[in-house]
RNA sequence: AGGGGCAUAGUUCAACGGUAGAACGGUGGUCUCCAAAACCAUUAAUGUGGGUUCGAUUCCUACUGCCCCUG
Numbered sequence: 001a002g003g004g005g006c007a008u009a010g011u012u013c014a015a016c017g018g019u020a021g022a023a024c025g026g027u028g029g030u031c032u033c034c035a036a037a038a039c040c041a042u043u044a045a046u047g048u049g050g051g052u053u054c055g056a057u058u059c060c061u062a063c064u065g066c067c068c069c070u071g
Stems, first nucleotide, its partner, number of pairs: 001070007010024004018054001025043006047063005
């Protein structure tokens, strides 16, 4: 320099173009002599800018970051 992939909650992962979910974690509670475990409730997210569409996490595009391949 050229080509490809990935970016969603604190973490690991889902999500036919039509309500963004799960597990773990955090917080509060029940239980217990105390704690752990278990159970109940709650917390919190689509990398940034444009475009297409009635509607975008999803499709297109540029950028940013990370990874891989070619030379």
Transfer RNA from a Lachnospiraceae bacterium, 71 nucleotides, folded computationally. The sequence was found in a public genome assembly. NCBI's taxonomy places the organism under Bacteria, Bacillati, Clostridia, Lachnospirales, Lachnospiraceae. Rfam family: tRNA. Gene Ontology term of the family: triplet codon-amino acid adaptor activity.